[in-house]
Molecule: small-subunit ribosomal RNA
Organism: wastewater metagenome
RNA sequence: AGAGUUUGAUCCUGGCUCAGGAUGAACGCUAGCGACAGGCUUAACACAUGCAAGUCGAGGGGCAGCACGAUGUAGCAAUACAUUGGUGGCGACCGGCGCACGGGUGAGUAACGCGUAUGCAACCUACCUAUCAGAGGGGAAUAACCCGGCGAAAGUCGGACUAAUACCGCAUAAAACAGGGGUUCCACAUGGAAAUAUUUGUUAAAGAAUUAUCGCUGAUAGAUGGGCAUGCGUUCCAUUAGAUAGUUGGUGAGGUAACGGCUCACCAAGUCCACGAUGGAUAGGGGUUCUGAGAGGAAGGUCCCCCACACUGGUACUGAGACACGGACCAGACUCCUACGGGAGGCAGCAGUGAGGAAUAUUGGUCAAUGGGCGAGAGCCUGAACCAGCCAAGUCGCGUGAAGGAUGAAGGAUCUAUGGUUUGUAAACUUCUUUUAUAUGGGAAUAAAGUGAGGAACGUGUUCCUUUUUGUAUGUACCAUAUGAAUAAGCAUCGGCUAACUCCGUGCCAGCAGCCGCGGUAAUACGGAGGAUGCGAGCGUUAUCCGGAUUUAUUGGGUUUAAAGGGUGCGUAGGUGGUUAAUUAAGUCAGCGGUGAAAGUUUGUGGCUCAACCAUAAAAUUGCCGUUGAAACUGGUUGACUUGAGUAUAUUUGAGGUAGGCGGAAUGCGUGGUGUAGCGGUGAAAUGCAUAGAUAUCACGCAGAACUCCGAUUGCGAAGGCAGCUUACUAAACUAUAACUGACACUGAAGCACGAAAGCGUGGGGAUCAAACAGGAUUAGAUACCCUGGUAGUCCACGCAGUAAACGAUGAUUACUAGCUGUUUGCGAUACACAGUAAGCGGCACAGCGAAAGCGUUAAGUAAUCCACCUGGGGAGUACGCCGGCAACGGUGUAACUCAAAGGAAUUGACGGGGGCCCGCUCAAGGGGAGGAACAUGUGGUUUAAUUCGAUGCAACGCGAAACACCUGACCCACCUGUGCCCUGUCCGGACUCCUUGAGAGAUAGAGGAGUGCGCGACAGAGAGCCGUAACACAGGUGCUGCAUGGCUGUCGUCAGCUCGUGUCGUGAGAUGUUGGGUUAAGUCCCGCAACGAGCGCAACCCUUGCCAUUAGUUGCCAUCAUUUGGUUGGGCACUCUAAUGGGACUGCCGGUGACAAACCGGAGGAAGGUGGGGAUGACGUCAAGUCCUCAUGGCCCUUAUGACCAGGGCUUCACACGUCAUACAAUGGUCGGUACAGAGGGUAGCCAAGCCGCGAGGUGGAGCCAAUCCCAGAAAACCGAUCGUAGUCCGGAUUGCACUCUGCAACUCGAGUGCAUGAAGUCGGAAUCGCUAGUAAUCGCAGGUCAGCAUACUGCGGUGAAUACGUUCCCGGGUCUUGUACACACCGCCCGUCACACCAUGGGAGUGGGGGAUACCAGAAUUGGGUAGGGUACCUUCGGGAGCCCGCUUAACACGGUAUGCUUCAUGACUGGGGUGAAGUCGUAACAAGGUAGCCGUAGGGGAACCUGCGGCUG
Repeated sequence: AGAGUUUGAUCCUGGCUCAGGAUGAACGCUAGCGACAGGCUUAACACAUGCAAGUCGAGGGGCAGCACGAUGUAGCAAUACAUUGGUGGCGACCGGCGCACGGGUGAGUAACGCGUAUGCAACCUACCUAUCAGAGGGGAAUAACCCGGCGAAAGUCGGACUAAUACCGCAUAAAACAGGGGUUCCACAUGGAAAUAUUUGUUAAAGAAUUAUCGCUGAUAGAUGGGCAUGCGUUCCAUUAGAUAGUUGGUGAGGUAACGGCUCACCAAGUCCACGAUGGAUAGGGGUUCUGAGAGGAAGGUCCCCCACACUGGUACUGAGACACGGACCAGACUCCUACGGGAGGCAGCAGUGAGGAAUAUUGGUCAAUGGGCGAGAGCCUGAACCAGCCAAGUCGCGUGAAGGAUGAAGGAUCUAUGGUUUGUAAACUUCUUUUAUAUGGGAAUAAAGUGAGGAACGUGUUCCUUUUUGUAUGUACCAUAUGAAUAAGCAUCGGCUAACUCCGUGCCAGCAGCCGCGGUAAUACGGAGGAUGCGAGCGUUAUCCGGAUUUAUUGGGUUUAAAGGGUGCGUAGGUGGUUAAUUAAGUCAGCGGUGAAAGUUUGUGGCUCAACCAUAAAAUUGCCGUUGAAACUGGUUGACUUGAGUAUAUUUGAGGUAGGCGGAAUGCGUGGUGUAGCGGUGAAAUGCAUAGAUAUCACGCAGAACUCCGAUUGCGAAGGCAGCUUACUAAACUAUAACUGACACUGAAGCACGAAAGCGUGGGGAUCAAACAGGAUUAGAUACCCUGGUAGUCCACGCAGUAAACGAUGAUUACUAGCUGUUUGCGAUACACAGUAAGCGGCACAGCGAAAGCGUUAAGUAAUCCACCUGGGGAGUACGCCGGCAACGGUGUAACUCAAAGGAAUUGACGGGGGCCCGCUCAAGGGGAGGAACAUGUGGUUUAAUUCGAUGCAACGCGAAACACCUGACCCACCUGUGCCCUGUCCGGACUCCUUGAGAGAUAGAGGAGUGCGCGACAGAGAGCCGUAACACAGGUGCUGCAUGGCUGUCGUCAGCUCGUGUCGUGAGAUGUUGGGUUAAGUCCCGCAACGAGCGCAACCCUUGCCAUUAGUUGCCAUCAUUUGGUUGGGCACUCUAAUGGGACUGCCGGUGACAAACCGGAGGAAGGUGGGGAUGACGUCAAGUCCUCAUGGCCCUUAUGACCAGGGCUUCACACGUCAUACAAUGGUCGGUACAGAGGGUAGCCAAGCCGCGAGGUGGAGCCAAUCCCAGAAAACCGAUCGUAGUCCGGAUUGCACUCUGCAACUCGAGUGCAUGAAGUCGGAAUCGCUAGUAAUCGCAGGUCAGCAUACUGCGGUGAAUACGUUCCCGGGUCUUGUACACACCGCCCGUCACACCAUGGGAGUGGGGGAUACCAGAAUUGGGUAGGGUACCUUCGGGAGCCCGCUUAACACGGUAUGCUUCAUGACUGGGGUGAAGUCGUAACAAGGUAGCCGUAGGGGAACCUGCGGCUG
């Protein structure tokens, strides 16, 4: 310090997630030791048991228990019994002090509760310290003890006796308090203080013990501890906006330690609040802790300070102090006891129990130390405290050994070139060490000190000395010795983030997952294993907090398009504010003082063996208060100024506003005339109107609404908005002058006003247009688009409403920052040039800004002020609540739940029922087909035991198959085999080969017979090769996966494209080049250009064909010569031809066009002219295209079978559908007869001549030929004649019968051919559709491969030989440029809504059930205050009574409780609303392209649904 994740890729915005640290933690696996610190976060839930607050006999009466003594009795004695408070002491009791501390908890509390800083002239303070003064003399009771009563108990009542440091009078009063009169001083506001010779009134006391002291009373001062008041700070919600009746203040009184509405009576009507009152929710606060660079954010456990509470609520008493955790009274709930009458209790003290919970310990030891209470003291008490126990729950430290050791052991794992590699110096083994562990022995400090005893010094209460005694932890820490590597390693992870990789299993299953995501047969992501990485007595997971997150932004963010500028103005509070001078000192700055507790954090040093931990010192505590200064800036006050702002005067400008009047054109209607058959409307129609006279046309009239041209990137207005002409009223802006005022300014929550269209109310008006509605079309449907009608509305007046894509998607104001250009209106100027200046409205552009697009003096630049708004998408601008509205609705405005994205700009593609340009038998123009018939063939389907398999839009379907009777052959049914047909290796035997024969469908299997090879050699033998036997390794597989692959192929497409290097531009993806202007068949070439070059493609090079030449001349040829039926022969090689080498064509030449280019057009010459014709040749890539059944091959599968062999069958089925051919439907023809002319091929297991036989297929025959020689081999259409005469025919030939031929082992399933006979459909083919541009289509035959046989298929060959192309609008395909895009699996894309089903959360809901607080009323325990008939009473008394007090009664206030009402909150609820999420459901296709009617916003109506339509607006 960052990283992952939106995309095909990019930049940005933006969320989600991760890496770090932390914890009072929990869970999983594991676990050796020690030190330090920690341990109910949940039920302030309920608690059994024990302990946690007592002490003082030096306050008292006493004496129950214990001990001692004394006395008495019994007894020899021990001893027993009795008496005795006599002694030590002491239960209970009276009394004093303490129990208000210490300890626990965090329920309540949003508060002077806490923190901080002040104040009290408005207060108290037991014990303690100091000082002053004092303590005289009396009295009456009461507990205990004793007696008695009641009660189960708790307890209680009565009688009698008694003491005090318990209680009560009297005396005294320095002193204090209160009142009055004077004096002095201080000053803080009310006031306070002091001294008085002042005066009146009130108030005290206690002894103990023994002599040392302690205690008591009054007073002052201090210390300590408290009380009260105040400034500032202290959570969230405004969907809590008004709250308040003792409320706010005053006067008086009461009350308190004290001020105060603290309480009461009366008077006044105030008080708090947008700087957030009141209400609601949550919460103890702080020092501090965690995190963070910091600012901050989160937390408040342990330790320290403060507060609050003690089962819940209320109340007071006592006391210095409490409204009291281990006190009291009352009420309530709960638990327990009970004799049913009544009682008892309060662990949020320490242990402990139950419950709750993921979860938190021992019913331990000691008062040795520290501290507390009481006591004169010894001492007693102390679950405070100190220790120990349990727990890896945390931090820190130590250990589990160290050195050597390569055969790199075995085993495991794994790869393959089966050699290796890894585990791994790891182990074994050798040497060494002993922390820890075990055993034995020794062994602290903490005890400073205090107590007891003795002694000494002086200053009689202090100090010192000696001695004695006191240790829980603990025989612990620590030390020494012995033994011996001996006693001690796990957990998580290994796809990226993120360090660490392989094998096996599994097969979208099981599972993983923090995010992205992994798993559908080769998973580094699941599970196991080996290995590796990280940390280590721990390691992971979960939860929570901070960080990263600049993702709430003070430091430190934004708002044109990503979320976000209010629709606009006026304006209140508030915030901010021009120049200058003086003053002040609130802010600000500086010095000093006080405080900011300790602990903690940081730094230095020191102590535990180190560290954690602890001690000590320093720093820090950024704060608050006080005080003294400064005066620049901000603020306050005062004075001045003119430039901001405003005013005045004078022009000017304009669809600015309101009200009135007027005008013409158009439209519709009415009346009349002319006139006749249609009009109207559409893509095409129909509904509609019209012979009852429409439309059209003329004249007149009526009505309402809107204002043509001018008109514009124009003008005006705050915005909405404003357009005929004119009048009145009214507002604004600019310019000029620089006359006046003198900061009067800017912004602006709340508020007020304005605010398109639609809509609402009342009343008018109603021509046009037109939601709804009706009809007609379109359509699968058409609740739409189109058409004909048509109502609200559109218009006016007055009200309401208050929203729009109310947009520049850009708040207002001010200042500054290059320019160029157009235009509107002014000024100056005589002016129509031209320039200047001011205010507007536009275009381009520098700097700068911006994610980019873009903005750019009219900022989205640089700054300042103020306001508004935003913080992931959906849910949702929804729900609830409130406000407004007549309503429609508007404003404000959540959450649960769900996703990992949603989004902006730009890029490259792809696509568009977008555009431009261009090409192609693409269309058009032609000629010929197929689709109809029957046949052939392939496919689908069907059938079957099997009908083997593959190919499936173009680019499968006469395709793999260049030939299915057996074989092929993969399929089916039977039979049969078991290392196999074959490859390699081992053992044994034999060479090998051939012949005959019984069984069987055959494969098989049985029997018999013949002969003995090759080379080496020592003549034993061994070897090569072959055959057989045996056992294994293995063979074998047309079994699966073409979505694991190679190779090959198809297709876009023979389309003109596809890229690279360097440079440049861009943040980047990318762009440029390759675009542009021309041109071409072509990214072909030229020109231009931030590009310059290059590569793969194009073209050319290759083959063939067309012309010529040279060479060659047999098997080819024959002009001349000879010979002939015949190039047959002699001869010749001129010609044809053959086959080798060359030439030829290049826009080379001429003219024109073009840009002086490329090129195009025309022409000449030429066999050929603009790539001459044809072929081969197929860029980067696309389709997971095709093929594992050509071949090769990974993986998987079978191995007495999915292998091999064999016989038969099947691939040839047949209601049907489709594709592709061949044949036809005839006269351009059929049939018969005659006569011509090819090319290219093939041939020895072959082609087969002549001759003869057969009607023919064919048979026979044997010559020739390994081929320019012989054969296949008669080419056919054509031509010349004849016949047929438009018919189902002399067309057509399917089908069927009979008889044959050939091939072959075999022709039944299932071949081809021949002859005779038969003679079906078919008379040119619906929708739709195919190929073809010249030697082409069409037509005619020939040959070849396959092949024993079989060709309508395929591949070639030649013969005859056309028509048409205006052209590129349209269909299809392609190229290129551009545009839009919500597509990128790329339009076969994406995507919206209803409906149906499942699940989830949520709103409404007749209600129902809890909680909270409020108001009114009832009621009213204990208590306190008031009153008081009755009762009691210790003091005084003149004995009459008096001063009081208590009980009782009553009254005021009040807790619990009750009734009623309304408020609020939570839960639940039949039913219901929408929402979200789900595998591949249903209906449509609304949006994205002009998305097929451009879309969207507001509003209104309508409709299954997306949506449609009207009105106005926007361009996104």